[in-house]
Molecule: c-di-AMP riboswitch aptamer (ydaO/yuaA leader)
Organism: uncultured Solirubrobacterales bacterium
RNA sequence: UAGGACGUAAUGCCGAACCGCUUCGCGCGCUGCGUGAGGCGGACGGGGGAACCACUGCGAGCAGCGACUCGCUGGGGCGAAUCGGACACUGUUUGUCUGUAGGGCCGCUCGUUUGGCCCGAGCCCGUCAGCUCACCUCGUAGGCCACCAACGAGACAAGAA
Numbered sequence: 001u002a003g004g005a006c007g008u009a010a011u012g013c014c015g016a017a018c019c020g021c022u023u024c025g026c027g028c029g030c031u032g033c034g035u036g037a038g039g040c041g042g043a044c045g046g047g048g049g050a051a052c053c054a055c056u057g058c059g060a061g062c063a064g065c066g067a068c069u070c071g072c073u074g075g076g077g078c079g080a081a082u083c084g085g086a087c088a089c090u091g092u093u094u095g096u097c098u099g100u101a102g103g104g105c106c107g108c109u110c111g112u113u114u115g116g117c118c119c120g121a122g123c124c125c126g127u128c129a130g131c132u133c134a135c136c137u138c139g140u141a142g143g144c145c146a147c148c149a150a151c152g153a154g155a156c157a158a159g160a161a
Stems, first nucleotide, its partner, number of pairs: 012144003018042011043140006053130001057072005074128001075125004083099006102119005108154004113150002
């Protein structure tokens, strides 16, 4: 000097995944606090669900379009996570690399600006659900160091007069 690992940062980040009250048990520094399991309410997020409206896709045949014919193709939900290309293995499968719709972060907030760093997964329903008022119903998890960048606008604080 470069790279890697660990620790700290949490008044921070992804995400709907938060707040309040209360019951019982346990612990303590015991008019309370903490914690585990339940209940209720608020808030946030998701699914189902009328009328009206809407209702496959891909390939081939044809000079082209339309129509027609043939073949193939279950459908749906959460989520940013969708759609390709190349290569390797190979009966399939699968893996690697590389793009991409889209998404996140850069420490007070916002921004359609600049720059930089990342993600672009996974899971579920089970032949069934388009939209959708009323209505019904479900969830409130899990996982992390993202970062000490500019510009513009604003907020706040400190100092000086």